This is a predicted structure of a 685-nucleotide part of an RNA (large-subunit ribosomal RNA, domain II) from an uncultured Candidatus Peregrinibacteria bacterium. The coordinates come from a structure-prediction model, not an experiment, and the mean pLDDT is 86.

Context: one part of a larger RNA
RNA sequence: CUGAGCGAGUUAGCUGUAUGCGGCAAGGUUAAGCCAGUAAUAGGCGGAGCCGAAGCGAAAGCGAGUCUGAAUAGGGCGAUAAGUCGCAUGCACUAGACCCGAAACCGGGUGAGCUAGCCAUGGGCAGGCUGAAGCGUAUGUAAAAGUACGUGGAGGGCCGAACCCACGCACGUUGUAAGGUGCGGGGAUGACCUGUGGUUAGGGGUGAAAAGCCAAUCGAACCCGGAGAUAGCUGGUUCUCUCCGAAAUAGCUUUAGGGCUAGCCUCGAGCGUUAAAUGAUGGGGGUAGAGCUCUGUCAAGACUAGGGCCCUCCACAAAGGGUACCAAACCUUAACAAACUUCGAAUACCAUCAUGAAUUUCUCGGGAGUCAGACAGUGACAGCUAAGUGCCAUUGUCAAAAGGGGAACAGCCCAGACCGCCAUCUAAGGUCCCUAAUAUCGUUUUAGUGGAAAAGGAAGUGAGGAUGUUUAAAUAACCAGGAGGUUGGCUUAGAAGCAGCCAUUCCUUUAAAGAGUGCGUAAUAGCUCACUGGUCGAAUGUUCUUGCGCCGAAAAUAUAACGGGGCUCAAAGCGAUAACCGAAGAUGCGGGUGCCGAUUUAUCGGCACGGUAGGAGAGCGUUGUGCUCUGCGACGAAGUUGAACUGUAAAGUUUGGUGGAGCGUGCACAAGUGAAAAUGCUCAG
Numbered sequence: 001c002u003g004a005g006c007g008a009g010u011u012a013g014c015u016g017u018a019u020g021c022g023g024c025a026a027g028g029u030u031a032a033g034c035c036a037g038u039a040a041u042a043g044g045c046g047g048a049g050c051c052g053a054a055g056c057g058a059a060a061g062c063g064a065g066u067c068u069g070a071a072u073a074g075g076g077c078g079a080u081a082a083g084u085c086g087c088a089u090g091c092a093c094u095a096g097a098c099c100c101g102a103a104a105c106c107g108g109g110u111g112a113g114c115u116a117g118c119c120a121u122g123g124g125c126a127g128g129c130u131g132a133a134g135c136g137u138a139u140g141u142a143a144a145a146g147u148a149c150g151u152g153g154a155g156g157g158c159c160g161a162a163c164c165c166a167c168g169c170a171c172g173u174u175g176u177a178a179g180g181u182g183c184g185g186g187g188a189u190g191a192c193c194u195g196u197g198g199u200u201a202g203g204g205g206u207g208a209a210a211a212g213c214c215a216a217u218c219g220a221a222c223c224c225g226g227a228g229a230u231a232g233c234u235g236g237u238u239c240u241c242u243c244c245g246a247a248a249u250a251g252c253u254u255u256a257g258g259g260c261u262a263g264c265c266u267c268g269a270g271c272g273u274u275a276a277a278u279g280a281u282g283g284g285g286g287u288a289g290a291g292c293u294c295u296g297u298c299a300a301g302a303c304u305a306g307g308g309c310c311c312u313c314c315a316c317a318a319a320g321g322g323u324a325c326c327a328a329a330c331c332u333u334a335a336c337a338a339a340c341u342u343c344g345a346a347u348a349c350c351a352u353c354a355u356g357a358a359u360u361u362c363u364c365g366g367g368a369g370u371c372a373g374a375c376a377g378u379g380a381c382a383g384c385u386a387a388g389u390g391c392c393a394u395u396g397u398c399a400a401a402a403g404g405g406g407a408a409c410a411g412c413c414c415a416g417a418c419c420g421c422c423a424u425c426u427a428a429g430g431u432c433c434c435u436a437a438u439a440u441c442g443u444u445u446u447a448g449u450g451g452a453a454a455a456g457g458a459a460g461u462g463a464g465g466a467u468g469u470u471u472a473a474a475u476a477a478c479c480a481g482g483a484g485g486u487u488g489g490c491u492u493a494g495a496a497g498c499a500g501c502c503a504u505u506c507c508u509u510u511a512a513a514g515a516g517u518g519c520g521u522a523a524u525a526g527c528u529c530a531c532u533g534g535u536c537g538a539a540u541g542u543u544c545u546u547g548c549g550c551c552g553a554a555a556a557u558a559u560a561a562c563g564g565g566g567c568u569c570a571a572a573g574c575g576a577u578a579a580c581c582g583a584a585g586a587u588g589c590g591g592g593u594g595c596c597g598a599u600u601u602a603u604c605g606g607c608a609c610g611g612u613a614g615g616a617g618a619g620c621g622u623u624g625u626g627c628u629c630u631g632c633g634a635c636g637a638a639g640u641u642g643a644a645c646u647g648u649a650a651a652g653u654u655u656g657g658u659g660g661a662g663c664g665u666g667c668a669c670a671a672g673u674g675a676a677a678a679u680g681c682u683c684a685g
Stems, first nucleotide, its partner, number of pairs: 001685006011095003015092010027051003033045003055062002065077004098236002101233001105226006116200009125190001127159003130155001134151006163187003167184005202218001204214003239619006249262005263370002265367006277355007289343001290341002295337003299333003304327001306326002308323005373398007381390002403414003418591004423587003429581003432565003438578007450567001456551002460548010477535005483508003488502003514529001518527002592609007620674001622671006629664001631663002639658008
């Protein structure tokens, strides 16, 4: 890894409750025990007890009533509906209570042959080096001290084997080894190493202390037991079909990944038009919007208290005047608000009536599951008007929904799969090829825009409007002029149209020409513009609204921002027309099941039949028991391995091979009754 076998809602209770069936019934029923008897149950006795037939009150007590109360009041609880015993089933409770799973806790024992300490008794440490004290001699001294030489042999002394240790690196990492090996390293007369015997035991020991060690186990050893500890946690929980079908919310919770009650689901019984939806009518509201009356905020102006400043007059004060400063209130104009409102919808909600008639609502009872929700549209809040973000409300989908579309894609769009069909019509979305299905008309776009993006920018281009100039010649281009007072005045080193300042910036000659539009000079000069004439000959400016395009536009492996190919009077955009394709939708034909209703009741009609948790129903198969078929079987049972056929499924029947002795049908009953999953258990390969 594969296969086979095993593997999880059981059993019990004089328990409770509900439903079904049965017995008896105002009653029902026995328990222990006893008698007789059997293979065992079965029979008879046993009425103790229990439930019911009457309640109310704390009670005395009264009683279809009673209690409260002064009450013949009101009110509370009752009466006016049959129970009980057994069996079966659902559920609950008590038990291990569907199964497996802790870490732990407690009790009694076993351990110091590993290791830690200690006790007793033994053993071990090649060789070399250094040379303490003491002592001796010499010297020295008054005597000493001291000095020198010798002797001596101290030391948790030095170097270094055995021995002990384990600092570095490498190898090893299914190893030689559950800690080793190699090469180096440290100690090596000591707080040294070591043999043997003994001793200390689990909240205890021992510890030069690391919570180290106490037999490969230590922040409390190991073994057995309490024990099936407990596990609001994880995993697993075995055949089929049919009907219905959730929730991820509220309240409370040492509660938040758990519960309880309600909500939502299912089943039964009851009531019998109640529900949804639609319409009409009648309601209350203070949201959206709007508004500024109030509460606040807020722009400009006007007006005018008050304040500031200045002036006049006196000065202790004050008074008067001025003001381009600040500015309340009031006024005008213009705004803002979840906690503003003189106003005020649409929806929603409530009520009544009508339509509506269904697998509706409602009431009572049995059984649940759910309490982590997700995304999308809309309305808010929090956040950054960030998030595939958080949190509410409301609707939808997913969850529990397959099919078609969206390239792919739970939550988007279309649409809800009982089964079959090589039939038809459509939805969303599509119709050049991949790929089922297309043409035509009008128009836009040239950017591959389409097929990602903003502020902002632009003689891109289409449509519409407004307003100028123009054959008395516009616009553009080209030719020519563009002058004089004057270098205006001031300023300035200079300032001459052109640094700057001033000026109703004037006058003249003119076809026209600014006391000057830009460049330029140190200042002049020079170029140019406005303006004018000419050439030419028909359009040319400004501005607003709008359609489509352009720039703005940088990202990480490879085009990679149409699914691809590829597309330009389109295969892009907008508008229009007529077709077609397209789904498990609808229709047609055939079949099945459920519910309802009819009848001529085995026939017809109508409606329904996606589904997780979950409720309800009907079945298949396995093992055993009773009865049955006066069943099958060596002319071959079970098992096993093939085949064919039957049934909507679980499955069944027949038959070939194998096998070699048991097995089935029908009806009941009872369960150790169904495996693919539990890092399941055991065995085999």

It matches the Rfam family "Bacterial large subunit ribosomal RNA".